This is a predicted structure of a 324-nucleotide part of an RNA (large-subunit ribosomal RNA, domain IV) from a Candidatus Moraniibacteriota bacterium. NCBI's taxonomy places the organism under Bacteria, Bacteria candidate phyla, Candidatus Moraniibacteriota. The sequence was found in a public genome assembly. The coordinates come from a structure-prediction model, not an experiment, and the mean pLDDT is 81. It matches the Rfam family "Bacterial large subunit ribosomal RNA".

Context: one part of a larger RNA
RNA sequence: ACCUGGUUAAGGAACUCGGCAAAAAAGCUAGACGUACGUUCGCAAGAUGUCUUCCCGACUUUUUGUUAAGUCGGGCGCAGCUAAAGUGCCCUUCCGACUGUUUACCAAAAACACAACUCUCUGCUAACCCGUAAGGGGAUGUAUAGGGGGUGACACCUGACCAGUGCUGGAACAUUAACGGGAGCGGUUCACGCCAAUCCCCGAAGUGCCAGUGAACGUCGGCGAUAACUAUAAUCGUCCUAAGGUAGCGAAAUUCCUUGUCGGCUAAUUACCGACCUGCAUGAAAGGUGUAACGAGAUGGGAACUGUCUCAACCAGGUGCUCG
Numbered sequence: 001a002c003c004u005g006g007u008u009a010a011g012g013a014a015c016u017c018g019g020c021a022a023a024a025a026a027g028c029u030a031g032a033c034g035u036a037c038g039u040u041c042g043c044a045a046g047a048u049g050u051c052u053u054c055c056c057g058a059c060u061u062u063u064u065g066u067u068a069a070g071u072c073g074g075g076c077g078c079a080g081c082u083a084a085a086g087u088g089c090c091c092u093u094c095c096g097a098c099u100g101u102u103u104a105c106c107a108a109a110a111a112c113a114c115a116a117c118u119c120u121c122u123g124c125u126a127a128c129c130c131g132u133a134a135g136g137g138g139a140u141g142u143a144u145a146g147g148g149g150g151u152g153a154c155a156c157c158u159g160a161c162c163a164g165u166g167c168u169g170g171a172a173c174a175u176u177a178a179c180g181g182g183a184g185c186g187g188u189u190c191a192c193g194c195c196a197a198u199c200c201c202c203g204a205a206g207u208g209c210c211a212g213u214g215a216a217c218g219u220c221g222g223c224g225a226u227a228a229c230u231a232u233a234a235u236c237g238u239c240c241u242a243a244g245g246u247a248g249c250g251a252a253a254u255u256c257c258u259u260g261u262c263g264g265c266u267a268a269u270u271a272c273c274g275a276c277c278u279g280c281a282u283g284a285a286a287g288g289u290g291u292a293a294c295g296a297g298a299u300g301g302g303a304a305c306u307g308u309c310u311c312a313a314c315c316a317g318g319u320g321c322u323c324g
């Protein structure tokens, strides 16, 4: 000096990105009481909080049973759950409903999964998957089944656009390969014939074409003017579009300008909470908005507590170092 423990005056988070680490208060085991907001009525909840706890004697009620509950009196100790082990509390917001799963060895989460909802395919020799095939899985199942995609409990909801792309349907017309049919320049042959440029007819799926389809891929405007202060614009005009973002939510896990503005919290706050809406660039199953319970999740605040700190000191054990 370091490591692992222990103690500390006064203060008590002033430390720090952050109470990280540590601490003690309180709690645990049992009994008695009492318990808020919220809520899906299950919970929240052991909420928070208050009191008791050992031994001896007598008595009361009680029990099959000195069993149980209680009243009074007495006794001892610093301390009566007498040891050890073992934990935190409250308020607020975000995300994910939940238990679960995950990056064996830097990430446990808001990521994955999930029940539930929805779209789509599949009528059984099923669809789909593995395999060259035989064969196998699906399934010794049969649409309340199986495969694939998406959303992700629950509550209230889930708007507009089918122009493009995709998918599904339609079959009249157009287009179109080979085959087939017809004509046939030309070559060859004595001839029969054979070869053959080119043109025409016929001709499937597909494509064109016509419809439908968004919990399919996706998309969801601009400019100018206008009300009796000003400001603003319910309103009007105009251009473009397939249609111009509805309900909600909103400086947000999304807001650049930005430390937006107002209010709250603080002595003081780029944080946090509540509002506003000027949404650079929110928005409805790549779901929207809420939400009790749950979370080694993320944010802010508080009580308590402390060597985290003001500011460091001492002690024990171990390691290193110096001397020997």
Stems, first nucleotide, its partner, number of pairs: 001319008010310002014308001019305001030052004038043001040153001054075008076080001089302003093298002095295002100112002116151007128137003154290004159220003164217002166213005173208003180201004186195003221239005248282001249279001260276005